[in-house]
Overview: A computed fold for an 84-nucleotide RNA from Candidatus Levybacteria bacterium RIFCSPLOWO2_01_FULL_38_21, annotated as transfer RNA.
RNA sequence: GCCGAAGUGGCGGAACUGGUAGACGCGCACGGUUCAGGACCGUGUUCCCGUAAGGGAUUGUGGGUUCGACUCCCACCUUCGGCA
Repeated sequence: GCCGAAGUGGCGGAACUGGUAGACGCGCACGGUUCAGGACCGUGUUCCCGUAAGGGAUUGUGGGUUCGACUCCCACCUUCGGCA
């Protein structure tokens, strides 16, 4: 230099042929249980603002297509693999 794959909450990892982003697990918070802890059980848990109601943002970055994009197209960044 060329070709290919991947990038989603704190972490791992889903999302069907474009139609409510974040299932499930880990972790964490609170409660139950226990003398106490662990384990187990229940509830909650993407982030920001807000007392709350509610509002806003978000799939590596920036554009494009579309009524609608994690998903399709283009460029770039990072990581991995192959070729030279």
Overview: Model confidence (mean pLDDT): 80 of 100. Its Rfam family is "tRNA". The family's RNA type in Rfam is transfer RNA. It was read from a public genome assembly.